[in-house]
């Protein structure tokens, strides 16, 4: 050079542009003698970075950056 990927602490969804999600972890209640398991709320997010179309971009375009695999 080519191709994949890059969204919460982790692990990944979300692409016919229209409010960012799940599961595990984390915190608090219920439960229980007291823990665990279960339920039930809750906190967490510049969606790599910059720029550009748009009435709106995680999501289309340019260009960078790192990660992975091939040549």
């Nucleotide at each position: 050079g080519a191709c994949a990927g890059g969204u919460a602490g982790c692990u990944c969804a979300g692409u016919u542009g229209g409010u960012a999600g799940a599961g595990c972890g984390c915190c608090g209640c219920a439960c229980u003698g007291a823990a665990a398991a279960u339920g039930c709320g809750g906190a967490g997010g510049u969606c790599g970075c910059c720029g550009g179309c748009u009435c709106g971009g995680a999501u289309c375009c340019g260009g960078c950056c790192c990660u992975g695999u091939c040549c």
Molecule: transfer RNA
Organism: marine eukaryotic metagenome